[in-house]
RNA sequence: GUUGGCGUGGCGUAGUUGGUUAACGCGUCCGCCUAACACGCGGAAGAUCCCCGGUUCAAGUCCGGGCGCUAACA
Repeated sequence: GUUGGCGUGGCGUAGUUGGUUAACGCGUCCGCCUAACACGCGGAAGAUCCCCGGUUCAAGUCCGGGCGCUAACA
């Protein structure tokens, strides 16, 4: 340089025929439990979905342009 894949809470992922409030696990915080810790149980906070633009009544999802990561080829 060319081509493909990926980018969603602190971390790892789902959401892929466009449609209500973006779901799950770990982690964090609070409460219960315990002499205490752990485990377990209940609850809470936390992402306007990499950026800009477009299509649409409606975009995490489709399209265009960027940026970053990654793989193959050169």
Molecule: transfer RNA
Organism: Picocystis salinarum